[in-house]
Context: one part of a larger RNA
Molecule: large-subunit ribosomal RNA, domain II
Organism: Patescibacteria group bacterium
RNA sequence: GCCGGCGAGUUCGGGUCAGUCGCUUGGUUAAGGCCGUUCAAGGCCGGAGCCGUAGGGAAACCGAAUUGGUCUGAAAAGGGCCAAUUUUUGUGGCUGGCCCGAGACCCGAAGCCAGACGAUCUACCCGUGGCCAGGGUGAAUUCAGGCGAAAGCCUGAAGAAGGCCCGAACCCGUGGGUGUCGCAAUACCCUGGGAUGAGCUGCGGGUAGGAGUGAAAAGCUUAUCGCGUCUGGGAAUAGCUGGUUCUCCCCGAAAUAGCUUUAGGGCUAGCGGGUGUCAAUAGUAUUCUGGCGGUAGAGCACUGAUGAGUUAGUAAAGGCCGAAAGGUCAGCUAACUCAUCAAACUCCGAAUGCCAGAAUACGUUCCACCUAGUCAGUCUAUGGGGAUAAGCUCCAUAGACAAGAGGGGAACAACCCAGACCACCAGCUAAGGCCCCUAAAUUGUAGCUAAGUAGGAAAGGAAGUCUUCCUCCUAUGACAACCAGGAGGUUGGCUUAGAAGCAGCCAUCCUUUAAAAAGUGCGUAACAGCUUACUGGUCGAGGAGGAAGGCGCCGAAACAUUUACGGGUUUAAGCUACAUGCCGAAGCUGUGGUCCUGAUUCUUCAAAAAGAAUCAGGAGGUAGGGGAGCAUUUCCCACGCGAUGAAGAUCCUUCGUAAGAAGGAUUGGAGCGUGGGGAAGAGAGAAUGCCGGC
Numbered sequence: 001g002c003c004g005g006c007g008a009g010u011u012c013g014g015g016u017c018a019g020u021c022g023c024u025u026g027g028u029u030a031a032g033g034c035c036g037u038u039c040a041a042g043g044c045c046g047g048a049g050c051c052g053u054a055g056g057g058a059a060a061c062c063g064a065a066u067u068g069g070u071c072u073g074a075a076a077a078g079g080g081c082c083a084a085u086u087u088u089u090g091u092g093g094c095u096g097g098c099c100c101g102a103g104a105c106c107c108g109a110a111g112c113c114a115g116a117c118g119a120u121c122u123a124c125c126c127g128u129g130g131c132c133a134g135g136g137u138g139a140a141u142u143c144a145g146g147c148g149a150a151a152g153c154c155u156g157a158a159g160a161a162g163g164c165c166c167g168a169a170c171c172c173g174u175g176g177g178u179g180u181c182g183c184a185a186u187a188c189c190c191u192g193g194g195a196u197g198a199g200c201u202g203c204g205g206g207u208a209g210g211a212g213u214g215a216a217a218a219g220c221u222u223a224u225c226g227c228g229u230c231u232g233g234g235a236a237u238a239g240c241u242g243g244u245u246c247u248c249c250c251c252g253a254a255a256u257a258g259c260u261u262u263a264g265g266g267c268u269a270g271c272g273g274g275u276g277u278c279a280a281u282a283g284u285a286u287u288c289u290g291g292c293g294g295u296a297g298a299g300c301a302c303u304g305a306u307g308a309g310u311u312a313g314u315a316a317a318g319g320c321c322g323a324a325a326g327g328u329c330a331g332c333u334a335a336c337u338c339a340u341c342a343a344a345c346u347c348c349g350a351a352u353g354c355c356a357g358a359a360u361a362c363g364u365u366c367c368a369c370c371u372a373g374u375c376a377g378u379c380u381a382u383g384g385g386g387a388u389a390a391g392c393u394c395c396a397u398a399g400a401c402a403a404g405a406g407g408g409g410a411a412c413a414a415c416c417c418a419g420a421c422c423a424c425c426a427g428c429u430a431a432g433g434c435c436c437c438u439a440a441a442u443u444g445u446a447g448c449u450a451a452g453u454a455g456g457a458a459a460g461g462a463a464g465u466c467u468u469c470c471u472c473c474u475a476u477g478a479c480a481a482c483c484a485g486g487a488g489g490u491u492g493g494c495u496u497a498g499a500a501g502c503a504g505c506c507a508u509c510c511u512u513u514a515a516a517a518a519g520u521g522c523g524u525a526a527c528a529g530c531u532u533a534c535u536g537g538u539c540g541a542g543g544a545g546g547a548a549g550g551c552g553c554c555g556a557a558a559c560a561u562u563u564a565c566g567g568g569u570u571u572a573a574g575c576u577a578c579a580u581g582c583c584g585a586a587g588c589u590g591u592g593g594u595c596c597u598g599a600u601u602c603u604u605c606a607a608a609a610a611g612a613a614u615c616a617g618g619a620g621g622u623a624g625g626g627g628a629g630c631a632u633u634u635c636c637c638a639c640g641c642g643a644u645g646a647a648g649a650u651c652c653u654u655c656g657u658a659a660g661a662a663g664g665a666u667u668g669g670a671g672c673g674u675g676g677g678g679a680a681g682a683g684a685g686a687a688u689g690c691c692g693g694c
Base pairs, nucleotide, nucleotide: 001694002693003692004691005690006689011102012101013100014099015098016097017096018095019094020093021092022091023090026051027050028049032045033044034043035042055062056061065085066084067083068082069081070080071079072078105243106242108240112233113232114231115230116229117228123207124206125205126204127203128202129201130200131199132197134166135165136164137162141158142157143156144155145154146153147152170194171193172192175190176189177188178187209225211221212220213219246629247628248627249626250625251624256269257268258267259266260265270374271373272371273370274369275368276367282365283362284361285360286359287358288357289356290355291354292353297348298346299345303342304341305340306339307338308337309336310335311334312333313332314331318329319328320327321326377401378400379399380398381397382396383395384394385392406417407416408415421593422592423591424590426589427588428587432583433582434581435568436567437566441580443579444578445577446576447575448574454570460554461553464551465550466549467548468547469546470545471544472543473542481538482537483536484535485534487511488510489509492506493505494504517532521530522529594619595618596617597616598615599614600613601612602611603610604609630683632680633679634678635677636676637675638674639673640672641671648667649666650665651664652663653662654661655660
């Protein structure tokens, strides 16, 4: 890992609701007793007690009423009005749903406590024994000799000390490697530390669980230690994770609010399911009518904010003028004018919304009771926050997904179309498409694009190109090009070393002219020189500038080889407009069938109920609810099968919407079934499930 077997809402008590049965002249017994029985069953007593027959109030208390508030009143009286509760329908079984108490659907802790068992491992201690090759060093001390006044010193010899040195046994375990289902639940190899000591070690003994022992690491206390192990409390607890077993039919959520030592848990409400009452002044939708409101927008009338200006006031400090006084400017304040801004501004003010009424449509959707799940939501569109950021965030409204398959979008929960009962080698459409991949137009008409734009992108840029419009010039000759002129006062004045059209400042006149600036740009140190405006000529037909729109161009640099149309490819098979066809889904239709709900009719029929026919509506579905069934084990009653072969097993056939059922063949070798009921250890693929096999 696979296969097989086992494996999870049970039981008891109490409560509540539904169904059903008994009694209702209220219902019912409990313990216990008696009778009965092979064992069980069962029957009869037993009225203790419980529920019901009256409620209200905190209570006193009152009572089919009571309590509270309020008005009247002198009043705590009485009365009026209002509100709340009440003005009985029961009770005892059985079955089922749910709740509560119990292990309470199953498996799962780490832990806590109690009592025992452990010092054969290990820590320390006690008693008694044992062990330490060899080599080195050579303290104290002593003796001899020498020296010295002495203390003492020197030399030599003897001597033998030491938590001394080197190094086996022995003890340890430093670094590295191997090993890591190992040789081994700590080893092996190389290397290393101690090795007469606080040394190592045998045997016997002592101390332990909040306790021991500890040269102290919270180490060790039998492969276990920040409190051992075993058993018990014990099925501890687990708001957590995992798992929770047959079928078909009907309905079908939520991811919100409030509160919560609450936030991944709960409770109540909301939304689901089931049952039931009511049949209209109920409910929902649409239309109309009447109201409510201060959002979007807009506005500046209020509250504030902003820019500019005018006027008035002020102007200490700052700027300018002034010797000073002072003046003036910026600045500040106010009013006014113009132009603006606001979630916490509003003179205004929608749409949608909300409330009510009427009509119409639907038809019980309202409401009551019983009973779930949900309390992590996500994306898209629009509004709010953020930065008109986020696959962001928190709200609101709607949709989708969640719990929704199908078609489109190349692929793609959420986008577009559309809601799948089953079958069909039938038809029509939606979104989207119709050259090939690939079903359907190489369809039609009129334009645009030249960029493979289409088939990624901004500010910004550009004689791309098409269309429309405006202004001006033009056969008295435009525009471009070419030829020629482009002058004089004058080098204008100032400034300056210089300033001559052309550093800068001021002014910008006059004259001659067809025309020519006190000068458009180069240029010079300054001049000079070139050029432009402007004018004439040559030429001979349109030219110049601007605005708007359509489609394109540049802007455009990245690393998986190509890869920014799904591909091939396409000059349309691109884009715009119009048109006609076609394709295209589980949508719609057609044909056949199944099931559910309701109505009507018929049959069986006392009724309930069941069956049939017709008509109408319906059948996506997670959590979850409801209904109807299948299968398993066993018991009761009735009836059967079996050595002429039971159960079980393998294969095949048939039937049923399904769970499943029946039959045949082979195997097997002794029990088994059918019908009607009862009761459950009643259905496995998952739990790192448990046991076994391979």